Record summary: RNAcentral holds the sequence, with entries from MGnify. The RNA shown here (Bacterial RNase P class A) has 327 nucleotides and comes from a sheep gut metagenome. Its mean pLDDT, the model's own confidence on a scale to 100, is 76. It matches the Rfam family "Bacterial RNase P class A". The family's RNA type in Rfam is ribozyme.
[in-house]
RNA sequence: UGUAGUCGCUGGCCUUAUGGCGAGAGGAAAGUCCGGGCAGCAUAGGAUACGGUAGUUGCUAACGGCAACCGCGCGUAAGCGUAGGAAAAGUGCCACAGAAACUAUACCGCCUUAGUCUAUGACUGGGGUAAGGGUGAAAAGAGUAGGGCAAGAGCCUACAGAUCUCGGUGGUGACAUCGAGGUGGGGUAAACUCUACCGGCUGCAAGGAGACCUAUAUACCGUGAUCCGCGGAUGGUCGCUCACCGCUAGAUCGUGCGAGCAAUCGUGCGGCUAGAUAGAUGACUACAGGCUUGGCGUUUCGACGUUAAGUUACAGAACCCGGCUUA
Numbered sequence: 001u002g003u004a005g006u007c008g009c010u011g012g013c014c015u016u017a018u019g020g021c022g023a024g025a026g027g028a029a030a031g032u033c034c035g036g037g038c039a040g041c042a043u044a045g046g047a048u049a050c051g052g053u054a055g056u057u058g059c060u061a062a063c064g065g066c067a068a069c070c071g072c073g074c075g076u077a078a079g080c081g082u083a084g085g086a087a088a089a090g091u092g093c094c095a096c097a098g099a100a101a102c103u104a105u106a107c108c109g110c111c112u113u114a115g116u117c118u119a120u121g122a123c124u125g126g127g128g129u130a131a132g133g134g135u136g137a138a139a140a141g142a143g144u145a146g147g148g149c150a151a152g153a154g155c156c157u158a159c160a161g162a163u164c165u166c167g168g169u170g171g172u173g174a175c176a177u178c179g180a181g182g183u184g185g186g187g188u189a190a191a192c193u194c195u196a197c198c199g200g201c202u203g204c205a206a207g208g209a210g211a212c213c214u215a216u217a218u219a220c221c222g223u224g225a226u227c228c229g230c231g232g233a234u235g236g237u238c239g240c241u242c243a244c245c246g247c248u249a250g251a252u253c254g255u256g257c258g259a260g261c262a263a264u265c266g267u268g269c270g271g272c273u274a275g276a277u278a279g280a281u282g283a284c285u286a287c288a289g290g291c292u293u294g295g296c297g298u299u300u301c302g303a304c305g306u307u308a309a310g311u312u313a314c315a316g317a318a319c320c321c322g323g324c325u326u327a
Stems, first nucleotide, its partner, number of pairs: 001288007009024002012021003026314001030325002033323005038203004045228004050199005055069005070084001071082004085194002090192002092188003102141001107133002109129009143159005162183009207245002210238004220232003252271008289312010
């Protein structure tokens, strides 16, 4: 854990009654994280604030969920991962090390110049240089070759690559690919921000209903983050009130067929499957099973049989449903 029996507990139906018949937790009922139904308030309306989402297409009642695909990363591959809009609107930040972290005050080195000296060199001062070294996660941001220069540098040229724009082709699309032209812009948005889209608030202790009090208004209330607008026309109180409704037949369950890569959808047949309110769904006995450990036996060394002891989880409805997460 399963089956059977006995005794209970909570609903339902039958019975004059005694009593009888039948039903009674989950894959997560949990966390309450996201979405929807339902209910109240304008048929939920405008603005601001605030919050959320972020490739494309689809699925869906809806979603931050799911499916397929695209891009990127990893992998020989099958495949796995992915918080995946904008850094050329603006602001901020970039530890340590380092001369310098973005307006480059040039550390070493290279070139040049002036001076001094013990002179093919060394030292000191000025200037040029971001190619080389060193530091760093990142160094001024395009690699290789050639030219060029005092030395150097996209400074110039060729080729390759990056990115942007336009056009062609394929694709519903993200995008892929080809051609032409332009450009030379460090990173960071799980930093502020910007862009696009979404979100009214409160939750079944809603709400209805009930009981009680009061008696007509520039009030008060609905009203929630604020303002506007709108509505009510008696308003308020009682409350952890639970007698009753809401309350369980539903985006329902099982199964067959069909559509679709899939998520999912359509359709036929069959079924009814907890409804408590301090909260029922349990206890005991017998048998059987699972798991762990030890003994014995068998073995093709994977395991199997037998026996003894222990153990049998996580948890538990409270308006309902779809997800996610955790156990």